[in-house]
Bacterial RNase P class A from Allosphingosinicella sp., 365 nucleotides, folded computationally. The gene name in the source record is rnpB. The source organism's lineage runs through Bacteria, Pseudomonadota, Alphaproteobacteria, Sphingomonadales and Allosphingosinicella. Rfam family: Bacterial RNase P class A. By type it is a ribozyme.
RNA sequence: CCAGAGGGUCGGGCGGCCGCGGCUCGCACUCGUGCGAGGCGAGGAAAGUCCGGGCUCCACGGAACGACGGUGCCGGGUAAUGCCCGGCGAGGGUGACCUCAGGGAAAGUGCCACAGAAAGGAUACCGCCUGGCUUCGGCCCGGUAAGGUCGAAAGGGUGCGGCAAGAGCGCACCGCGGGCCCGGCAACGGGACCGGCACGGCAAACCCCACCGGGAGCAAAACCGAAUAGGGGCGGCACAUGGGCCUGUUCCGGCUCGUCGCCCGGGUUGGUUGCUUGAGGGGCGGAGCAAUCCGUCCCCUAGAGGAAUGGUCGCCUAUCCCUGCAAGGGGUGGACAGAACCCGGCUUACAGACCCUCUGGCAUU
Numbered sequence: 001c002c003a004g005a006g007g008g009u010c011g012g013g014c015g016g017c018c019g020c021g022g023c024u025c026g027c028a029c030u031c032g033u034g035c036g037a038g039g040c041g042a043g044g045a046a047a048g049u050c051c052g053g054g055c056u057c058c059a060c061g062g063a064a065c066g067a068c069g070g071u072g073c074c075g076g077g078u079a080a081u082g083c084c085c086g087g088c089g090a091g092g093g094u095g096a097c098c099u100c101a102g103g104g105a106a107a108g109u110g111c112c113a114c115a116g117a118a119a120g121g122a123u124a125c126c127g128c129c130u131g132g133c134u135u136c137g138g139c140c141c142g143g144u145a146a147g148g149u150c151g152a153a154a155g156g157g158u159g160c161g162g163c164a165a166g167a168g169c170g171c172a173c174c175g176c177g178g179g180c181c182c183g184g185c186a187a188c189g190g191g192a193c194c195g196g197c198a199c200g201g202c203a204a205a206c207c208c209c210a211c212c213g214g215g216a217g218c219a220a221a222a223c224c225g226a227a228u229a230g231g232g233g234c235g236g237c238a239c240a241u242g243g244g245c246c247u248g249u250u251c252c253g254g255c256u257c258g259u260c261g262c263c264c265g266g267g268u269u270g271g272u273u274g275c276u277u278g279a280g281g282g283g284c285g286g287a288g289c290a291a292u293c294c295g296u297c298c299c300c301u302a303g304a305g306g307a308a309u310g311g312u313c314g315c316c317u318a319u320c321c322c323u324g325c326a327a328g329g330g331g332u333g334g335a336c337a338g339a340a341c342c343c344g345g346c347u348u349a350c351a352g353a354c355c356c357u358c359u360g361g362c363a364u365u
Stems, first nucleotide, its partner, number of pairs: 001361010012316007020041002023038007043336001047347002050345005055217004068213005073087005088102001089100004103208002108206002110202003125148002127144003131140003156174006175197001176195003180191004221273004231264007242257005280299008317334001320331004
C1' cells in the first nucleotide's frame, strides 16, 4: 500500500429572528390567567411490540400430578430471560474469524417423494462365477453382491490376502460399539483393550426426558368531584271522577304516581395522582479470561395528554454530482427516523465520519 476480520464512538456545527411545552422566580390582577426573566425540552434505534422484569388491578389455602405453551451441549453472569460471557462439539474459511432449534433415533409409533431390482425384519435388473443344455444368438438351475444402474440416502471405508466368482470370509489401518484408565466442575478430550459390525436418516413428525410458566395491562389503577338528569331516606303540602303502563281501539280489571325542603350514596364530563431518581449514568480503585460484581467520588438529563421539542435566514462543512492531468473551480446541502408508565435484551432501518485490535498478500529496509 492492497484485500479482509472483530469491536467501539459519533451521526451535522455556530449565530440571528419568530414560535411551542413543562419548571422556577418576580410583578400584576377580574385568583387562574397575563406579562417579564432564567433554565430545561427525542433516539441509537424513541421503531417492531418479539422475549424478560418492575409496578397496578383481578383470581388464588398449600403441595404433587396431569393438560397446554415455551426452552433445550456444558459452566458462569443477571432482578430475570429465549439475553450476555467463557468453553465444548460439528461445519466453513489460507487466516483473523464466522455459522449452528446443538437433549433423546438399542421406549414406542410414523415417514423416507421421484427414480430404482431394492428405501429398512433388505433386495437382485444388468453383471460376475460353478454346473447343465445349445440351433453358438443364448437359455436354465444354483452361488454372489466386488463392479454397473437409480437416488438426498443402497445395510461400514481403503488396502492386502482369500475364493469358482465373491463377501469382515481373514488381517492391517480408519470408522463404529462396549466397559476400563487418565485429564477436565462439566460438555467433552486422550489412551490401551475387547467386539467383525449388530445400531441408515428424519424428533422446526408424533413422542420421551429435564427445566420454566396464574390472567390482564398506565385506555393498569387510585383519589376529588360539579350543572342537568336519575336512585334512596326523613319531613311538610297535595290527591285520584285525573295522568301513565299492561293490546291498535272500546269496556272491565290490575299496577303505578305529584311537589317543596334537608340528608345519603352511586356516577358522566372535568380535575389530580400514577409520571419519571432509576436493577440510572460517568470517573477512579479492586476481583474476574470475560459477561459481571464490590467500594468510592461526582452528575440529574423531556414528562405531554390529540399530545410541545418547530419554522426561517446567514456563515461553515461531511457527502454526492459536474469539470480538470493535478492543484483547484462550480453546484447540492445532511441517513434512518419522532418519546407517551419505566427498565434489561433481541431484531429491523440507517447517508456518512472517526478510533482500536487482528489476519492474508505485495514492496522496501